[in-house]
Context: one part of a larger RNA
RNA sequence: CUGGGUGUAAAGGGCGUGUAGGCGGAGAUGCAAGUUGGGAGUGAAAUCCCGGGGCUCAACCCCGGAACUGCUUUCAAAACUGCAUCCCUUGAGUGUCGGAGAGGCAAGCGGAAUUCCUAGUGUAGCGGUGAAAUGCGUAGAUAUUAGGAGGAACACCAGUGGCGAAGGCGGCUUGCUGGACGAUAACUGACGCUGAGGCGCGAAAGCGUGGGGAGCAAACAGGAUUAGAUACCCUGGUAGUCCACGCUGUAAACGAUGAAUACUAGGUGUGGGAGGACUGACCCCUUCCGUGCCGCAGUUAACACAAUAAGUAUUCCACCUGGGGAGUACGACCGCAAGGUUGAAACUC
Repeated sequence: CUGGGUGUAAAGGGCGUGUAGGCGGAGAUGCAAGUUGGGAGUGAAAUCCCGGGGCUCAACCCCGGAACUGCUUUCAAAACUGCAUCCCUUGAGUGUCGGAGAGGCAAGCGGAAUUCCUAGUGUAGCGGUGAAAUGCGUAGAUAUUAGGAGGAACACCAGUGGCGAAGGCGGCUUGCUGGACGAUAACUGACGCUGAGGCGCGAAAGCGUGGGGAGCAAACAGGAUUAGAUACCCUGGUAGUCCACGCUGUAAACGAUGAAUACUAGGUGUGGGAGGACUGACCCCUUCCGUGCCGCAGUUAACACAAUAAGUAUUCCACCUGGGGAGUACGACCGCAAGGUUGAAACUC
C1' cells in the first nucleotide's frame, strides 16, 4: 500500500460557515467522452506458459500454439455515468398564519444575604476545632435595633424541563436581534449532501491597558497536627474572581459515539404544535418536532446499543496501525509572554 477499523482495546477534528474537490431526485430527446461489441494495424526476437521433438537423462537447444492483459484506428449499440436542451415536484428554499423558549447583545430596575461605616440598647466574652491555639474584644467586641455605603450572585418557581452549532445560557422590565417547530401548499424548480485548505466562534486558568474590589481565595504569614508536615484542619490574606477593550486557543471541549439521507417490532413518561371525537380547556384517538426510560430482531470481545443505533445500506470528511522514548527534539508557522499547532529518530522491551 491493500485490508481492517475508530462508545470503553490505538483511533471522530472542540464547534460552525464555506472554497476547491467528491457524491447527487423523477421524465423526455439528442450527442457519444467514459462504457460494451465487431473489424483492421501494431504489440521485434528471445524469455514465461502449453503441446511436440533433439543431445543416453537433465540443464540446454529446436518446432508449433497460446499469450504479450496494451496502444492506434474504424464500424456499431445507447442500458448506466457524463454533456446539451426541454420538462416535473416528492429533496431544498421562499411566502402566509400561529404559538414555545435561561438563544444572543445593550440599557434600566428589584429584593434576600455577606462585609464595612454611623448611632442606640447592652456586658464579658466572641470566634474556631477532634481537641486547641493563632485571631477579635473593657479604646466596649459577639448579640440586637435603626440608618447608610459598596460589590458580587440571583433562593423558591426548577423538572433525565427548555434554548443554542459547540463553548454555554437562569431575578424582573424594555429595546434591538438569530435560529428552530407546527399548519398551509401560493411561489422557485434539484437551487442538494459533504467539505482538504481558508475564515469565524470557542469553558476555566493565564497575559496587556484602564477601572472595580463585598464575599471567596492560588501565593504568602501565623496557629495546630505530626517523627517531620513546604499538606489535609484553623485564623488572616495578595493576585485573581467582576467590568470595558485587546490577546491566548486549550479541556475527561464527553454521548469518551463526525455530518447527511433512507429503511427496520413494540411499550411507557415528558416538552412544543396541529387535527379528530366530545357539551367540554380535561380524558381519549391520529399526526409532526424534541427529550428520557424499557425492550424484539439485528449488532457486539463483552459491557451494552437498540427509530436520538453501536442495526441494514449509500455519500463525503477526519483519524488509527505494538508499549516506552514523546506529544519530546529539530525545523516551520502563530503568540507580548506563558505557550500553542504541526511532529520525528536513535535506543529499548